[in-house]
Model confidence (mean pLDDT): 90 of 100.
Predicted 3D model of a 75-nucleotide RNA (c-di-GMP-I riboswitch aptamer) from an Actinomycetota bacterium.
Taxonomically the source falls in Actinomycetota (Bacteria, Bacillati).
The sequence was found by an Rfam model in a public genome assembly.
Its Rfam family is "c-di-GMP-I riboswitch aptamer". Rfam 15.1 lists 5,092 matches to the family in 1,772 species.

RNA sequence: AGGCGACAAAGGCAAACCGCCCGCAAGGGCGGGGCGCAAAGCUACAUAACCCUCGUGGUUGGAUGGGCUGCCGAA
Repeated sequence: AGGCGACAAAGGCAAACCGCCCGCAAGGGCGGGGCGCAAAGCUACAUAACCCUCGUGGUUGGAUGGGCUGCCGAA
């Protein structure tokens, strides 16, 4: 350095639900809240699912795969 992922350490993120706002919708933002997560960080390239105003459209990364990046250092 890479692989790997501990009853380690420091932390981090934040499901459902609720309130407010945006969107036709899927869904998203902020706050509360924690089900969980070793990438539950980013990315829509592929597949999948979902939405609609049915298009060279949109959404979902906490669907899977891929790509990029990151803390720690036991076995």